[in-house]
A computed fold for a 136-nucleotide RNA from Thermus igniterrae ATCC 700962, annotated as SAM riboswitch aptamer (S box leader). Of the family's consensus pairs, 94% are formed in the model. It was read from a public genome assembly, where an Rfam model found it. The prediction has a mean pLDDT of 80.
Order: sequence, then structure tokens, then C1' cells
RNA sequence: CUCUUAUCCAGAGCGGUGGAGGGUACGGCCCUGCGAAACCGCGGCAACCUCCCGCCCUUCCGUUUCAUGGCCGGAAGCGAGCGGGGCUGGUGCCAAGGCCGGCCCGGGCGGGGGAAACGCCCGGGGACGAUAAGAG
Repeated sequence: CUCUUAUCCAGAGCGGUGGAGGGUACGGCCCUGCGAAACCGCGGCAACCUCCCGCCCUUCCGUUUCAUGGCCGGAAGCGAGCGGGGCUGGUGCCAAGGCCGGCCCGGGCGGGGGAAACGCCCGGGGACGAUAAGAG
């Protein structure tokens, strides 16, 4: 850098350096000299991976039985999954829904001669993006 999958209406900021931008582009709308970006320190949020426990599953052993299976008890694997807990480690994040919109579909209202144009609102999907995990 490319691809796949998941998530994106919750949550969480102080100080120092710095000195004009930032919210990725565009249109809006915001934040910002009562100090932007960036960097550093400390703190916090969350729980994707990780960690622990339970369930489930698979295999084995025991028990029982004439025998097999099932129930029950135990052990191992941690095997796609479910639930709970933690924050050791790897990330991420700490204005506003991913700040809102752009494209498509549906609904409502306005508009009007109107099943039109156009405008507003609501819902769904997409595109783009971000982050994580995995693959190349």
C1' cells in the first nucleotide's frame, strides 16, 4: 500500500513546549490568541486482540448395563460459538452522531394547474473515511 471481516447515536482532559490553524477533500456548520496543529508529561475512556472464569463442543477415562447408547462424575484440547469478569501486555480514543451533507430508494409536509420542478423533515441503503483483527 491492497484485500477481507467487525464496529462507528455510549464514554473519557489537565499541564508544559509551541504560535495559527483545526474538524482528511468539497459545500455547509462549528472549534480556535480565554491559544489551533504538532510534540512531551501525567491522567482517563473503552474493551478489538490479549488474560481469567463458566457454559457449549470434541476426544478419552470412570460409572451403569447382558451389550450399545444416554444420564452422571472426571481429565485433556482450548475447538467455531455464548455469557461474565479483569486491564497484564499490543493498539485505539478523550468538542459536536464518523459534526452534517453530496449518490440511490421509501415515506410525510410545503409548493403548484399538478403524481411536475423546487424546498424542508424522517427512515433505510450505498460511497468515502477512521480504528481493530487477519491475509497478501